[in-house]
RNA sequence: UCCUGGGUAGCUCAGCGGCAGAGCAACUCGCUGUUAACGAGUGGGUCGUGGGUUCGAUCCCCACCCCCGGAG
Numbered sequence: 001u002c003c004u005g006g007g008u009a010g011c012u013c014a015g016c017g018g019c020a021g022a023g024c025a026a027c028u029c030g031c032u033g034u035u036a037a038c039g040a041g042u043g044g045g046u047c048g049u050g051g052g053u054u055c056g057a058u059c060c061c062c063a064c065c066c067c068c069g070g071a072g
Stems, first nucleotide, its partner, number of pairs: 001071003005067003010024004018055001026042005048064005
């Protein structure tokens, strides 16, 4: 330098054009002599950045930044 995959909640990841989600973690409550476990609930997002297409974009297109892998 080129090619491929990826960047979404604190972490691991779904979501392939129509209200952004799950598990774990955190917090609150219940249970318990206490803790853990267990049960119920709550909060938490500039969807990497900037443009474009569209009535509408996490999703499609372009450029750029970053990470894994490959080629030279």
Model confidence (mean pLDDT): 81 of 100. Transfer RNA from a Candidatus Uhrbacteria bacterium, 72 nucleotides, folded computationally. Taxonomically the source falls in Candidatus Uhriibacteriota (Bacteria, Bacteria candidate phyla). Its Rfam family is "tRNA". About the family: Transfer RNA (tRNA) molecules are approximately 80 nucleotides in length.